[in-house]
Context: one part of a larger RNA
C1' cells in the first nucleotide's frame, strides 16, 4: 500500500447491491419449518334436495340421495430441501482410469401378461388396567393391505450339442430339455385415462477398486496378530480377512511406517510484476455430524437432524409405579464474548412433496425489518457579492491572516416534505408477499443533511500562550530540564470524506 465475515472511539443525510456468532458441536421457554391423496378402503358425521307417516300445519320421525369434513386400514413422500464443521491426514478430498465385481423408486422406449380363490387386522362397540404415557381382552368389516392356486418367456437355478468374443479368474450368444416364481384396481355413459405385474434397454443417481497429489513434528525408530498370504466357508447389490475355521510366517518403515499435533477438502478467494505466500466467509462441487456411545428395523434409497430400540449425562412431569424431551431447521431467549440481526410477510413468482385434477404443505425460496458491516452512486447548494465589515489570531503596531469566506443579490430544486398518477414482475383469463414500492406530474422552500485524523523527519501540512525531563507524545528515529513548528490548548493549514482513525490478521 492492498485485503477483512472485523471490532472499538469519535461522528453519521439518502439510495442499490451483498454481507452478518469466527468464541460454548453450550444449554434452550414458545411458535412454525413434512405432508398430501375420499378418483385405493370400510365406518363415522353431515349442510341441502326428494319421498313417506304422525299431526300440534310447521314440528317429530323412518327411507333414499348427498356437497363436504376428516380419526382409521393402504399408497408415496418422509434418504430432497434446510444447518453445521465436532471428528477425520483418510481413497475423505481433488485429478485421471477401472468395475469380465454391482444396485438404482419416481422417468423415458420396448416386449408380455393380469384367471379364479381364501383369512385376517385396525376403525367401530363391549368389557376392562394407569395419575399420565400408553395399553390389554372379546366380537364385527373392506381394500390397490395379506397368503395360497392358474398361466408365463429371451427372467431366476441347476445342465447344455454348439457359434462368437476377450483384459487372467473369463465374456456373449443359442438349439434342445427339467424345476421354479406375478400381477390390482379406480375413474367415467362410453370413448378412454391414471394405476398393477414380468422382462429388457436407456438415462439419473449411487457403491467399490487403482495410478498421482494433498500440514507439522525424528527432542517419535522401529511397528503390526485378523496383523500378510492362501484354502474353504458365511456375508453383502457386489470385490475383499469384510467375518468365521484351518494352514503358512508374514506385511509396512529413513522415498519416514508407527506415535503426537494440528486441519473438513475442493472450485476458488486475497496479496503478488510473476514465481510464490496465505487462506477455504457468502456461491457452488463433495464429505463427515445431529446431546454422548452403540444397534439394527423400514424401505429402491437410511444404519436416519425434526423415526425406533438399549446405554450414559442433563432437562421436565408425576398419583413415586412410571413417563416425556433433544434448535449445528427459521425465528427467538439465557450463557460466553471485543462482537455478529426480526419470536416479520408471502406461497405472487422459482423449485420440491402428494394428487387425474381442483388445490393443499412447504421457515426451500421470494421480499420486508436492524446494523455505515462492505462495495457503489448522489447530496450537504450554485453565481455574482470588497467597506477587503465586525469577531478571532498574530504582530516590527504599520499591517498581515481568516477571506469571496460571510452578510447581500439573484438561480436551482439532486435530496426532503405535501399532493395526484402509477409500473413490470403474471404466461389464454384470472391471481402481486414485495407495494400504492419503484418511476412520473406539480407544488414548496437553501430550507433538514460533516466530520475525523494529522502538521520535527519519513510525511502534505506553522505560528503563539501554557507547562517546564512534570504532565504528557512516540510506528521508527526521537521530543520535553523556561524562548517546545515533537506535550496541552487555540488561530491558521494539510489529507481523506459519510466517513475517519487506532487495533488484529494476511500478502
Nucleotide at each position: 500500500g492492498g485485503a477483512c465475515g472485523a471490532a472499538c472511539g469519535c461522528u453519521g443525510g439518502c439510495g442499490g447491491c451483498g454481507c452478518g456468532c469466527c468464541u460454548a458441536a453450550c444449554a434452550c421457554a414458545u411458535g412454525c419449518a413434512a405432508g398430501u391423496c375420499g378418483a385405493a378402503c370400510g365406518a363415522g358425521a353431515g349442510a341441502g334436495a326428494g319421498g313417506g307417516a304422525g299431526c300440534u300445519u310447521g314440528c317429530u320421525u323412518c327411507c333414499u340421495u348427498g356437497a363436504u369434513c376428516g380419526a382409521g386400514u393402504g399408497g408415496c413422500g418422509a434418504a430432497c430441501g434446510g444447518g453445521u464443521g465436532a471428528g477425520u491426514a483418510a481413497c475423505g478430498c481433488g485429478u485421471g482410469a477401472g468395475g469380465a465385481a454391482c444396485c438404482u423408486g419416481c422417468c423415458u422406449c420396448a416386449a408380455a401378461g393380469a384367471g379364479g380363490g381364501g383369512g385376517a387386522c385396525a376403525a367401530c362397540a363391549g368389557u376392562u388396567g394407569g395419575a399420565a404415557a400408553c395399553g390389554a381382552c372379546u366380537g364385527c368389516u373392506a381394500a390397490u393391505a395379506c397368503c395360497g392356486c392358474a398361466u408365463a418367456a429371451g427372467c431366476c437355478c441347476a445342465c447344455g450339442a454348439c457359434c462368437c468374443g476377450g483384459c487372467a479368474u473369463c465374456g456373449g450368444g443359442a438349439a434342445g430339455a427339467g424345476g421354479g416364481a406375478a400381477a390390482a384396481g379406480g375413474a367415467g355413459c362410453a370413448a378412454u385415462c391414471c394405476g398393477c405385474u414380468u422382462u429388457g434397454a436407456g438415462a439419473u443417481g449411487g457403491c467399490c477398486u487403482c495410478g498421482c497429489g494433498u500440514c507439522c513434528g525424528a527432542u517419535u525408530a522401529g511397528c503390526u496378530a485378523g496383523u500378510u498370504g492362501g484354502u474353504g466357508a458365511g456375508g453383502u447389490a457386489g470385490c475383499g480377512g469384510c467375518u468365521c475355521a484351518c494352514c503358512a510366517a508374514g506385511u509396512c518403515g529413513a522415498c519416514g511406517a508407527u506415535c503426537a499435533g494440528u486441519a473438513g477438502c475442493c472450485g476458488g478467494a486475497c496479496u503478488g510484476a510473476g514465481a510464490g505466500g496465505u487462506u477455504g466467509a457468502a456461491c457452488g462441487g463433495c464429505c463427515a455430524c445431529a446431546u454422548u456411545g452403540g444397534g439394527a428395523c423400514u424401505g429402491a434409497g437410511a444404519c436416519a437432524c425434526g423415526g425406533c430400540c438399549c446405554a450414559g449425562a442433563c432437562u421436565c412431569c408425576u398419583a413415586c409405579g412410571g413417563g416425556a424431551g433433544g434448535c449445528a431447521g427459521c425465528a427467538g431467549u439465557g450463557g460466553g464474548g471485543g462482537a455478529u440481526a426480526u419470536u416479520g410477510c408471502a406461497c405472487a413468482a422459482u423449485g420440491g412433496g402428494a394428487g387425474a385434477a381442483a388445490c393443499c404443505c412447504u421457515g426451500a425460496u421470494g421480499c420486508a425489518g436492524c446494523g455505515a458491516u462492505g462495495c457503489c452512486g448522489c447530496g450537504u447548494g450554485g453565481a455574482g457579492g470588497a467597506a477587503g465589515a465586525a469577531g478571532g489570531u498574530u504582530u516590527u503596531c504599520g499591517g498581515a491572516u481568516u477571506g469571496u469566506a460571510a452578510a447581500c443579490u439573484c438561480c436551482u430544486g439532486u435530496c426532503g416534505u405535501a399532493a395526484g398518477g402509477g409500473a413490470a414482475g403474471a404466461g389464454a383469463a384470472a391471481g402481486g408477499a414485495c407495494u400504492g414500492u419503484a418511476c412520473c406530474u406539480u407544488a414548496c422552500a437553501a430550507g433538514a443533511a460533516a466530520g475525523c485524523u494529522c502538521c520535527g523527519g519519513c510525511u502534505a501540512a506553522c505560528u503563539a500562550c501554557g507547562u517546564g525531563c512534570c504532565g504528557g507524545c512516540a510506528g521508527c528515529c526521537g521530543c520535553g530540564g523556561u524562548a517546545a513548528u515533537a506535550c496541552g490548548u487555540a488561530g491558521g493549514g494539510a489529507g481523506c470524506g459519510a466517513g475517519c482513525g487506532u487495533u488484529g490478521u494476511c500478502c
Molecule: small-subunit ribosomal RNA, 5' domain
Organism: metagenome